[in-house]
Context: one part of a larger RNA
RNA sequence: CUGGGCGUAAAGGGCGUGUAGGCUGAUAUUUAAGUCGGUUGUGAAAUACCUGGGCUUAACCUGGGAAUUGCAGUCGAUACUGAGUAUCUUGAGUAUGGUAGAGGAAAGUGGAAUUUUCGGUGUAGUGGUUAAAUACGUAGAUAUCGAAAAGAACAUCGGUGGCGAAGGCGGCUUUAUGGCCCAAUACUGACGAUGAGGCGCGAAAGCGUGGGGAGCAAACAGGAUUAGAUACUCUGGUAGUCCACGCCCUAAACGAUGAGAAGUAGCUGUUGGAGGAAUAUAAUCCUUUAGUAGCGUAGCAAACGUGAUAAGUUCUCCGCCUGGGGAGUACGGCCGCAAGGCUAAAACUC
Numbered sequence: 001c002u003g004g005g006c007g008u009a010a011a012g013g014g015c016g017u018g019u020a021g022g023c024u025g026a027u028a029u030u031u032a033a034g035u036c037g038g039u040u041g042u043g044a045a046a047u048a049c050c051u052g053g054g055c056u057u058a059a060c061c062u063g064g065g066a067a068u069u070g071c072a073g074u075c076g077a078u079a080c081u082g083a084g085u086a087u088c089u090u091g092a093g094u095a096u097g098g099u100a101g102a103g104g105a106a107a108g109u110g111g112a113a114u115u116u117u118c119g120g121u122g123u124a125g126u127g128g129u130u131a132a133a134u135a136c137g138u139a140g141a142u143a144u145c146g147a148a149a150a151g152a153a154c155a156u157c158g159g160u161g162g163c164g165a166a167g168g169c170g171g172c173u174u175u176a177u178g179g180c181c182c183a184a185u186a187c188u189g190a191c192g193a194u195g196a197g198g199c200g201c202g203a204a205a206g207c208g209u210g211g212g213g214a215g216c217a218a219a220c221a222g223g224a225u226u227a228g229a230u231a232c233u234c235u236g237g238u239a240g241u242c243c244a245c246g247c248c249c250u251a252a253a254c255g256a257u258g259a260g261a262a263g264u265a266g267c268u269g270u271u272g273g274a275g276g277a278a279u280a281u282a283a284u285c286c287u288u289u290a291g292u293a294g295c296g297u298a299g300c301a302a303a304c305g306u307g308a309u310a311a312g313u314u315c316u317c318c319g320c321c322u323g324g325g326g327a328g329u330a331c332g333g334c335c336g337c338a339a340g341g342c343u344a345a346a347a348c349u350c
Stems, first nucleotide, its partner, number of pairs: 003322004007304002012318001014201004021194001023192001025088007033081002035077008049065006091191001092188005097182002103177001105175005110154001114150008125136002162169002206247006215241002220236004258317005266295012299306002323350003332343004
C1' cells in the first nucleotide's frame, strides 16, 4: 500500500458552522472530454516466448512469427460520467396560520430553610459518636418566641416528562430573541448531503483583576480509631463554590455507537401536534405525524446483545485503529499569565 475493522477486544473527532475537495434528483436535446470499437503510424536491435535451421548433442549461433498490454493521428458509437442549453418538482428552502417547551440573554421580584446579630421567656447542659473526646455553655448556651441582616439554592408540581448541536438547562414576572414540530395551500426551482484546514461554542477544577462570602468545604489544626493512621469518623476551618469581565479547552465530554439518505414483521406505553367517531363540550376510541421509552421477528453478532431511534440491507462524505510495555512520554513546533494543552516518535524490552 492492498485489505480488514471502530457498542464492550486497538479504533467515532466533545459539539457545531462552514472553505477547498470528493459525491449529488427527474426529463429532453446538443457536444463527444472520459468511455467503447475499427483503422493507420510508431512502440530500435538483442534478451524472454512459440516454431524452423546449423555445429555428433547441449550450451551457443541463426531464419520467421507472436509479443511489446503503450503513445499519437484518424473514422465511428452515445448507454453511463463530464460540459452546454431548455424544462420539471419529489430533495432543499421561503411565505401564511397554529401548538408545546428547565432553549439562550438581560432586568426585576417571592417564600421556605440556614447562619449571624438584637430583644423576651428560661436553666444546666448542648453537640457529637459504635463508644468517646476535642468543641460550645452560668460572661446564660441548647430549646422557644419576636425583630433585623446576608448570601446561596429553588421543596411539592417532577415524570425511562420537556428543550438544546454538544457542554448543559428547573421559583415567579417582564423585555427583546434562537430552534423544532403540525396542518394545509402558494412560491423559488437542485439552491443539496458531507466536510481536510479555518472559525465559534465547550461540565468541573484551575488562573488574572475587582466584588461577594450564608451554607458547604480541598489545604490546614485539633479530638478519636489504630501497631502506625499523613485515611475512614468527629469538632473547627482557608482557598474555592457565587457575581462581573478576561483566560484555560480538558472529562467515563458515554448511547463508550460520526453525519446524511433509502427501503426492511409486529406489539405495548408516553410527550407535542393534526384529523375523525361516539358522548354532553370532557373522560374514551380510531387514523396520521414528529419525538421518547420497553419487548420482539428476520437478519446481524465471538458472545453479551442489537433489532425501523439497528449493532440488519445498501449508498455518499469525514474521523480513527493496526500486539503489550516504553508513552499519550521525549525532542521540536504551535498555543497559554501559569497550570498545562495540541501535535507526536525511537532505542530498549516481552
Molecule: small-subunit ribosomal RNA, central domain
Organism: uncultured prokaryote